[in-house]
RNA sequence: UAGCUAUCAAGAAAGGCGGAGGGACUGGCCCGACGAAGCCCGGCAACCGGUAUGUAGUACACGGUGCUAAUUCCAGCAGAGUAUAACUCUGAAAGAUAGGGA
Numbered sequence: 001u002a003g004c005u006a007u008c009a010a011g012a013a014a015g016g017c018g019g020a021g022g023g024a025c026u027g028g029c030c031c032g033a034c035g036a037a038g039c040c041c042g043g044c045a046a047c048c049g050g051u052a053u054g055u056a057g058u059a060c061a062c063g064g065u066g067c068u069a070a071u072u073c074c075a076g077c078a079g080a081g082u083a084u085a086a087c088u089c090u091g092a093a094a095g096a097u098a099g100g101g102a
Base pairs, nucleotide, nucleotide: 001102004099005098006097007096008095015040016039017038021031022030023029025076026075027074028073042068043067044066047064048063049062050060051059052058072094077091078090079089080088081087082086
């Protein structure tokens, strides 16, 4: 870097440093000096490893990641339905994370 498999409606800060951006992309709509990104600490979860065990869709949270506004914030393509300037639903696509290979 490309592809494969699984998951994406739950959960998690009233802290310190820092100083203007952030929510992948596009369009919306939002968050932000009542303090964005990033770093630290704390926390959540339990994919992989580990340990334990009553061997289970088990427990712990020790190690490797991850996550910590809004459903993956909503839509983006195709289709279905209805109360048809609109709304709802389904499946893809795209994206994110983990795992084992190339």